[in-house]
RNA sequence: GCCGACCUGGCGUAGGUGGUCCGCGCGCCUGCCUGAAGCGCAGGAGGACUCCGUUCGAUUCGGAGGGUCGGCA
Numbered sequence: 001g002c003c004g005a006c007c008u009g010g011c012g013u014a015g016g017u018g019g020u021c022c023g024c025g026c027g028c029c030u031g032c033c034u035g036a037a038g039c040g041c042a043g044g045a046g047g048a049c050u051c052c053g054u055u056c057g058a059u060u061c062g063g064a065g066g067g068u069c070g071g072c073a
Stems, first nucleotide, its partner, number of pairs: 001072007010026004019056001028044005049065005
């Protein structure tokens, strides 16, 4: 330099051929429990890399940029 895959809460990830509540595990917060903590139970907060476009409507489609990983040179 070229090619490909990927980017979703603090971390690891799933899924949907554009519209309802973006699911799960860990973590975090609150309450119950305990002498206290842990465990357990109940509840809760928090997310689509950025911009532009298409569209009535974009996390999803298109483009550009950024980043991570891999392959080739």